[in-house]
RNA sequence: CAAGGAGACCGGGCGGCCGCUCUGACGGCGAAAGCCGGCGGGGAGGAAAGUCCGAGCUCCACCGGGCAGGGUGCUGGGUAACGCCCAGACGGGGCAACCCGAUAGAUAGUGCCACAGAAACAUACCGUCCCGAUAGGCAUUCCUAUUGGGAUAAGGGUGAAAUCGUGAGGUAAGAGCUCACGGCCUCAGAUGGUGACAUCGGAGGCGGGUAAACCUCACCUGGAGCAAGGCCAAAUAGAGGGACACAAGGUGCCCGGCCUGUCCCUGGGUUGGCCGCUGGAGCCCUGCGGUAACGCUGGGCCAAGAUAGAUGGUCGCCCCCCGAUCACAUCGGGGACAAAACUCGGCUUACAGGUCUCCUUGGCCC
RNA sequence: GCCGAGGUAGCUCAGUCGGUAGAGCAGCGGACUGAAAAUCCGCGUGUCCCCAGUUCGAUUCUGGGCCUCGGCACCA
Numbered sequence: 001c002a003a004g005g006a007g008a009c010c011g012g013g014c015g016g017c018c019g020c021u022c023u024g025a026c027g028g029c030g031a032a033a034g035c036c037g038g039c040g041g042g043g044a045g046g047a048a049a050g051u052c053c054g055a056g057c058u059c060c061a062c063c064g065g066g067c068a069g070g071g072u073g074c075u076g077g078g079u080a081a082c083g084c085c086c087a088g089a090c091g092g093g094g095c096a097a098c099c100c101g102a103u104a105g106a107u108a109g110u111g112c113c114a115c116a117g118a119a120a121c122a123u124a125c126c127g128u129c130c131c132g133a134u135a136g137g138c139a140u141u142c143c144u145a146u147u148g149g150g151a152u153a154a155g156g157g158u159g160a161a162a163u164c165g166u167g168a169g170g171u172a173a174g175a176g177c178u179c180a181c182g183g184c185c186u187c188a189g190a191u192g193g194u195g196a197c198a199u200c201g202g203a204g205g206c207g208g209g210u211a212a213a214c215c216u217c218a219c220c221u222g223g224a225g226c227a228a229g230g231c232c233a234a235a236u237a238g239a240g241g242g243a244c245a246c247a248a249g250g251u252g253c254c255c256g257g258c259c260u261g262u263c264c265c266u267g268g269g270u271u272g273g274c275c276g277c278u279g280g281a282g283c284c285c286u287g288c289g290g291u292a293a294c295g296c297u298g299g300g301c302c303a304a305g306a307u308a309g310a311u312g313g314u315c316g317c318c319c320c321c322c323g324a325u326c327a328c329a330u331c332g333g334g335g336a337c338a339a340a341a342c343u344c345g346g347c348u349u350a351c352a353g354g355u356c357u358c359c360u361u362g363g364c365c366c
Numbered sequence: 367g368c369c370g371a372g373g374u375a376g377c378u379c380a381g382u383c384g385g386u387a388g389a390g391c392a393g394c395g396g397a398c399u400g401a402a403a404a405u406c407c408g409c410g411u412g413u414c415c416c417c418a419g420u421u422c423g424a425u426u427c428u429g430g431g432c433c434u435c436g437g438c439a440c441c442a
Base pairs, nucleotide, nucleotide: 001362002361003360004359005358006357007356008355009354010353012318013317014316015315016314017313018312020043021042022041023040024039026037027036028035029034045337049348050347052346053345054344055343056342057225058224059223060222062257063256064255065254066253067252069221070220071219072218073217074088075087076086077085078084089103090101091100092099093098104216105215109214110213111210112209113208125156126155127152128151129150130149131148132147133146134145135144136143137142164182165181166180167179168178169177183206184205185204186203187202189200190199191198192197229275230274231273232272239266240265241264242263243262244261248260249259250258268441269440270439282301283300284299285298287296288295289294319335320334321333322332323331324330367438368437369436370435371434372433373432376391377390378389379388385422393409394408395407396406397405415431416430417429418428419427
């Protein structure tokens, strides 16, 4: 310098003027609720998004058992918890840095494997070989053809997949039939490791694939959601119908205890206010422990709370991008994705442009 | 904001324990008619919303994305 890998971060800046929203003390008005005024302070994001996981919080009065359903799926750790994160094992990709992996079980059982192919589950189409019969070639012996019976999974062909691979022996021809080397599975063992697993030698064996098919095993799991839920005010027909006291409801079903005039539908009324509502598994810094995720000690800080929804508009200078142009000057245009709605921890998806650190491979120079 | 359902031919919808997708209407061509309608005969067809994964093979199974539609306030 070129190509690439990993991680962290920013994601327009400054100023003037005019607004919006929340709030602090002050002043004025008001019986009060509150309203107005100037002054001070706060006011979107890394994803606020998708709503895909996990929780806090609230309600379903409460407790226990069983079945079903759902979820997760290598090991160890982190965490409030998780399907997240960290570290490792194994498999795959890459020369490498490094990346990817829904990674338990197909020897519990069941199902499926279209088309093609003889056969996809137990199989002989072609081929090869043996025995017999008939016919022909001077022919019981050799050869050829036809035909009957049998052996064979080595070869051809089909397929995504065809009975473990290569070589040798063996045989009528063949075949793990036997042997050597290798691969895989099961069993029990030794050594190392917390463990997944690795290495070593031994015995037995060798037809698949699919569990993001049913299923088996292990572990986890009640339902609903801030339009949850609570309080005040206003208004109405506290109306009508139904289910039931041998029952109904308790958010899949069943059972047991326990609680209760409860549950469902139609119709009617309101479209107001307050709480929940932002101080929290919170943010920043130092030190210590840990490979790390993370934890602990100490110090500092308080940083949106709207309710049909505020966080904006405009002007000037600068920054970046695009176009015109010989041009770094000038002119014109533009500023990624997207925007809180109870709150956190994650994941996923979208994203113009830019900054920094570490690493790999190749080339050149000293 | 929260919860749920769906996306298949031009339109309305089927289909699926995974094997290459149909029906009705519409459209086109022909017959009938002087011409048309109706009727009869025949025909065409698709990014199964998109992107990945599992699988020999995906409309179907799994994950992610996009779009459309519906429901949910309180009081007696």
Molecule: RNase P RNA; transfer RNA
Organism: Chloroflexota bacterium